[in-house]
Context: one part of a larger RNA
Molecule: small-subunit ribosomal RNA, central domain
Organism: uncultured archaeon
RNA sequence: UUGGGCUUAAAGCGUCCGUAGCCGGCUUAGCAAGUUUCCUGUUAAACCCAGCGACUCAAUCGUUGGUCCGCGGGAAAUACUACUAGGCUAGGAGGCGGGAGAGGUCAACGGUACUUCUGGGGUAGGGGUGAAAUCCUAUAAUCCCGGGAGGACCACCAGUGGCGAAGGCGUCAGACUGGAACGCGCCCGACGGUGAGGGACGAAAGCCAGGGGAGCGAACCGGAUUAGAUACCCGGGUAGUCCUGGCCGUAAACGAUGCGUGCUAGGUGUUGGUAUGGCUAUGAGCCGUAUCAGUGCCGUAGGGAAACCGUUAAGCGCGCCGCCUGGGGAGUACGGUCGCAAGAUUGAAACUU
Numbered sequence: 001u002u003g004g005g006c007u008u009a010a011a012g013c014g015u016c017c018g019u020a021g022c023c024g025g026c027u028u029a030g031c032a033a034g035u036u037u038c039c040u041g042u043u044a045a046a047c048c049c050a051g052c053g054a055c056u057c058a059a060u061c062g063u064u065g066g067u068c069c070g071c072g073g074g075a076a077a078u079a080c081u082a083c084u085a086g087g088c089u090a091g092g093a094g095g096c097g098g099g100a101g102a103g104g105u106c107a108a109c110g111g112u113a114c115u116u117c118u119g120g121g122g123u124a125g126g127g128g129u130g131a132a133a134u135c136c137u138a139u140a141a142u143c144c145c146g147g148g149a150g151g152a153c154c155a156c157c158a159g160u161g162g163c164g165a166a167g168g169c170g171u172c173a174g175a176c177u178g179g180a181a182c183g184c185g186c187c188c189g190a191c192g193g194u195g196a197g198g199g200a201c202g203a204a205a206g207c208c209a210g211g212g213g214a215g216c217g218a219a220c221c222g223g224a225u226u227a228g229a230u231a232c233c234c235g236g237g238u239a240g241u242c243c244u245g246g247c248c249g250u251a252a253a254c255g256a257u258g259c260g261u262g263c264u265a266g267g268u269g270u271u272g273g274u275a276u277g278g279c280u281a282u283g284a285g286c287c288g289u290a291u292c293a294g295u296g297c298c299g300u301a302g303g304g305a306a307a308c309c310g311u312u313a314a315g316c317g318c319g320c321c322g323c324c325u326g327g328g329g330a331g332u333a334c335g336g337u338c339g340c341a342a343g344a345u346u347g348a349a350a351c352u353u
Base pairs, nucleotide, nucleotide: 004324005323006322007307008306012321014201015200016199017198021194022193023192025088026087027086028085029084030083033081034080035077036076037075038074039073040072041071042070048066049065050064051063052062053061054060091191092188094186095184096183097182103177104176105175106174110154111153114150115149116148117147118146119145120144121143125136126135162169163168206247207246208245209244210243211242215241216240220236221235222234223233258320259319260318261317262316263315266298267297268296269295270294271293272292273291274290275289276288277287278286279285302309303308326353327352328351335346336345337344338343
């Protein structure tokens, strides 16, 4: 390379946008580049294959014919692909309509708890644990009541509920703003799919600068436990956690399952829409049926090593990308690129088994 794979054995980029490339709906006409057929030239000889002949046979030699494949020229075919011109509407955009939603950003208001300060009441303990101690408290703690300040968070509602490309998003109201679903079938008319490079976003921790700091709390300091205890338990506590601006670019970034598209039994929940029927205490009401889009469970065929998957496929096909090739060495070394750094990314070999 051919081939085989990627939920869990090695293997789906964290996610999306998008350049080149690759792939691409129905239909008419043209063209004939790809494609197919025929003719012709060339494709040296030897070699190879077949027939005949020669050396007694064979090897060998002679002779005649043939050969894949490639290239040039000519003639023809036009199904498919390409190209040119035109048409279409089932893909895809747009429009209109009423709804759903923790989608995003900004600014503002609130709520309980907590800590702390202050005033009052009140007196000897409080706290903590398996048991204790460190610790707090006679400068009056813990506890109860009133008032002030501060920062973080948003109980119940809350739901295999919703939204988002992923990361993620949850008090309430507002401003601005993104996307999706459904219905109509008004409009454009293939405008599409994927996507090497590239770009953007990207939890937590970490970094830089400036704020903030209630609670929690790496490090650290004590008290216990223990043979020891650099831990688990307890008392403290700095970074950090929070905000603004910038960096980092990684996660079991998981559905461990790339994206798009078509096809292939059902059953039962649930969310949003639409249509229709019934009920009605007319409410944005309740119940049923059908259907579209999501989201769960069970399950047929089929698949699978099995676990299991099963119209939300891991089934049956197509298009495009990424990735894998025994374990260790090693996601290491070296070099490159990026980063303030931490490090990230790309990524071996010797050797060993």